Context: one part of a larger RNA
RNA sequence: CCCUGGUUAAGGAACUCAGCAAACUAGCUCCGUAACUUCGGAAUAAGGAGUGCCUUCUGUAGGUAGAGGGGUUCGCCCCCCGAGCCGAAGAAGGUUGCAGAGAAAUGGCGGCUGCGACUGUUUAUUAAAAACACAGGACUAUGCUAAGUCGUAAGACGAUGUAUAUGGUCUGACGCCUGCCCGGUGCCGGAAGGUUAAGGGGAGGGGUUAGCCGUAAGGCAAAGCUCUAAACCGAAGCCCCGGUAAACGGCGGCCGUAACUAUAACGGUCCUAAGGUAGCGAAAUUCCUUGUCGGGUAAGUUCCGACCUGCACGAAUGGCGUAACGCUGGCCGCGCUGUCUCGACCAGGGACUCA
Numbered sequence: 001c002c003c004u005g006g007u008u009a010a011g012g013a014a015c016u017c018a019g020c021a022a023a024c025u026a027g028c029u030c031c032g033u034a035a036c037u038u039c040g041g042a043a044u045a046a047g048g049a050g051u052g053c054c055u056u057c058u059g060u061a062g063g064u065a066g067a068g069g070g071g072u073u074c075g076c077c078c079c080c081c082g083a084g085c086c087g088a089a090g091a092a093g094g095u096u097g098c099a100g101a102g103a104a105a106u107g108g109c110g111g112c113u114g115c116g117a118c119u120g121u122u123u124a125u126u127a128a129a130a131a132c133a134c135a136g137g138a139c140u141a142u143g144c145u146a147a148g149u150c151g152u153a154a155g156a157c158g159a160u161g162u163a164u165a166u167g168g169u170c171u172g173a174c175g176c177c178u179g180c181c182c183g184g185u186g187c188c189g190g191a192a193g194g195u196u197a198a199g200g201g202g203a204g205g206g207g208u209u210a211g212c213c214g215u216a217a218g219g220c221a222a223a224g225c226u227c228u229a230a231a232c233c234g235a236a237g238c239c240c241c242g243g244u245a246a247a248c249g250g251c252g253g254c255c256g257u258a259a260c261u262a263u264a265a266c267g268g269u270c271c272u273a274a275g276g277u278a279g280c281g282a283a284a285u286u287c288c289u290u291g292u293c294g295g296g297u298a299a300g301u302u303c304c305g306a307c308c309u310g311c312a313c314g315a316a317u318g319g320c321g322u323a324a325c326g327c328u329g330g331c332c333g334c335g336c337u338g339u340c341u342c343g344a345c346c347a348g349g350g351a352c353u354c355a
Stems, first nucleotide, its partner, number of pairs: 001350008010341002014339001019336001027051005036041001038173001052095006062086003068081001069079003096100001108334007115326002120132002136171007148157003174321004179251003184248002186244005193239003199233002204228005211220003252270005279313001280310001291307005
């Protein structure tokens, strides 16, 4: 010096990212217990008092057991007395130590607030959370040989179920609610018109040559075979017409105006499918920003309450609240402490030296 423990004057978080760690608290009985609340809770809230032993009432209350005695209809019967064993709690008096839950084990407490309702689940080996799940809500598919899933298939699951069922997607207790937009994309419905494949169809054209013409070179050319091919008929889809946002998603700009000023209930204009409603708001979202005001501190970039100028909240990619809950995040207070001022000492084990 390191590790693990123990003690520490005065102060008591000044430490530090952060009271991390440590300390305080602690059992039982009694008293007492706030806001808030879903009336269950919150709650062991908080905060107090008592706690050993001896004597007396008193081995009491109570429990257990039925010895022994008597009766008897002989019954695992009845009656009387009630020994024995166990044994609180209280009252009064006394006694004793520094200390009586004498050791061990055994909650520190409170206030404000974010997130998630909750109990659960998770990155075996750096993350336990605000992430996942959840009960509840909604949309959607599916009429049974169900939809869907696995498999080339047979077949299996779904399900020995049947729409109060099963699959998929989103949301996430509960309370109050969930606004506007269907132009784009998706999905659903429609079938008049446009477009449209294979296929059908085969006008026309080419090749070949019996034949014909020509002295010849060559020219024309039927049938057949063959190559090609225009109209025309061809479904779904797309175009088209509607619906649908708890489908994917979206939810404006400029200018002017009131008898101080400021502001603009009001007006004008452009654009849009429609221009963000309720609620919330410097927020897990606010850049400017340590916004401004208030609270708390002597002093507060954090915290709490407001304001609204929302760079860039907003309603099941849910909005706003919310009792209870949380090895959850932020802030404050009381208590407590070697976290610190600032160190010191002790014990054990290492390190180190010698063997």